[in-house]
Context: one part of a larger RNA
RNA sequence: CCCGGGCAAGGGAACUCGGCAAACUAGCCCUGUACCUUUGGUAGAAGGGGUGCCUGUGCAUGUUUCUGAAAUAUGUUGCAUGCGCAGGUCGCAGUGACAAGGAGAGAGCGACUGUUUAUCAAAAACACAGGUCUCUGCAAGAUCGUAAGGUUGUGUACAGAGGCCGAUGCCUGCUCACUGCCAGUACGUGAAAAUCCGGUUCAACGGAUCUAAGCGCUGGUAAAGAGCGGGGGUAACUCUGACCCUCUUGAGGUAGCGUAAUACCUCGCCGCUUAAUUGGCGGCUUGCAUGAAUGGCAUAACGACUCUCUUGCUGUCCCUGCCCGGGACCCG
Numbered sequence: 001c002c003c004g005g006g007c008a009a010g011g012g013a014a015c016u017c018g019g020c021a022a023a024c025u026a027g028c029c030c031u032g033u034a035c036c037u038u039u040g041g042u043a044g045a046a047g048g049g050g051u052g053c054c055u056g057u058g059c060a061u062g063u064u065u066c067u068g069a070a071a072u073a074u075g076u077u078g079c080a081u082g083c084g085c086a087g088g089u090c091g092c093a094g095u096g097a098c099a100a101g102g103a104g105a106g107a108g109c110g111a112c113u114g115u116u117u118a119u120c121a122a123a124a125a126c127a128c129a130g131g132u133c134u135c136u137g138c139a140a141g142a143u144c145g146u147a148a149g150g151u152u153g154u155g156u157a158c159a160g161a162g163g164c165c166g167a168u169g170c171c172u173g174c175u176c177a178c179u180g181c182c183a184g185u186a187c188g189u190g191a192a193a194a195u196c197c198g199g200u201u202c203a204a205c206g207g208a209u210c211u212a213a214g215c216g217c218u219g220g221u222a223a224a225g226a227g228c229g230g231g232g233g234u235a236a237c238u239c240u241g242a243c244c245c246u247c248u249u250g251a252g253g254u255a256g257c258g259u260a261a262u263a264c265c266u267c268g269c270c271g272c273u274u275a276a277u278u279g280g281c282g283g284c285u286u287g288c289a290u291g292a293a294u295g296g297c298a299u300a301a302c303g304a305c306u307c308u309c310u311u312g313c314u315g316u317c318c319c320u321g322c323c324c325g326g327g328a329c330c331c332g
Stems, first nucleotide, its partner, number of pairs: 001327008010318002014316001019313001027051005036041001038167001052089012066075001090094001102311007109303002114126002130165007141152004168298004173228003178225002180221005187216003194209005229247005256290001257287001268284006
């Protein structure tokens, strides 16, 4: 010096990306317990007290002795166990070792229990109950196989398959121009075949008629893929602009939320928190480039998730020291 362990005056997170690591707490009994809440929870919330041993005594249970003719009756003797009460007693310390939650507050994300990168990621990712859309009437739909045949399923729409969202609560706006899908279609287009005509006779060939799907055309469909504007003026200070004009689109972003896991400018501005805060929380919000099942906004409970704060606690640190065990190392 390295690894493992123990102790530490005073301070107590000043360490650090970050309390990482360590420490505090801890069992049982009694007491007591807030906000919020889906009334189940939150909750072991938080907080407070007790805990050994000896003696006496009460009650309960079991067993046992005696009483009694007998009985699971009444009373009674001893012992064991449990629950109390009182007195005494020792230590710094009584769950004396082992074992054995630190706590609280505010946010984000995901509802939850669960699943995952065997061997650097356990998560906000996946799944989930639930919602919705599409296909499917069964010799179905989907799927495997060249086929025979198989699976879903020896099931039958309260079923099966596929897509998206993801408990619950309140909701889910506008657009069918584009792409896709569905339906229709008097008409146009539309291959081969067929028919007819031409081709000096046969044929090649040419033309015409008819015509499937598709496309055109018409309509529908967004919890299908997607998309959801610009300029100018205007109110009796100023500012702002309910209002007006104009260009333009298929429609011009509604409710919500908003400097956000999304905001470039940005350390936005204001408030709270600190002695001091590019942090956190609450507001405002002109949103570079939020926004409604690629779901929007809330949400109790839950989380080895992420961020911030408070309290307790500590060798994380100020600032190191000592001790124990094992290595490295040195000498032989």